[in-house]
RNA sequence: GCCAGGGUAGCUCAAUGGCGGAGCGGGGUCUUCAUAAGGCCACGGUUGUGGGUUCGACUCCCACCUCUGGCA
Numbered sequence: 001g002c003c004a005g006g007g008u009a010g011c012u013c014a015a016u017g018g019c020g021g022a023g024c025g026g027g028g029u030c031u032u033c034a035u036a037a038g039g040c041c042a043c044g045g046u047u048g049u050g051g052g053u054u055c056g057a058c059u060c061c062c063a064c065c066u067c068u069g070g071c072a
Stems, first nucleotide, its partner, number of pairs: 001071007010024004018055001027041004048064005
C1' cells in the first nucleotide's frame, strides 16, 4: 500500500429501517442472629467521528479515525 471483518452501558454481546436491550459487574432493598446463595428495584448509552438517503437510521451510502486478520 491492497482486501476482509469489527467499533453499541464499566466488561462480554444483542437489536428485520419503526420505543436501544440482556448477562456479568457496581448501587439499593428483601430474606438470615450473621454471612454466603437467591429474589426484587432503579441507575448506567452523544450506538467511534462527520456528512448523505429516508416521514423515520445502531441498521443503508460516502469520507475519516481506530482495532483485528489476510496479501504484498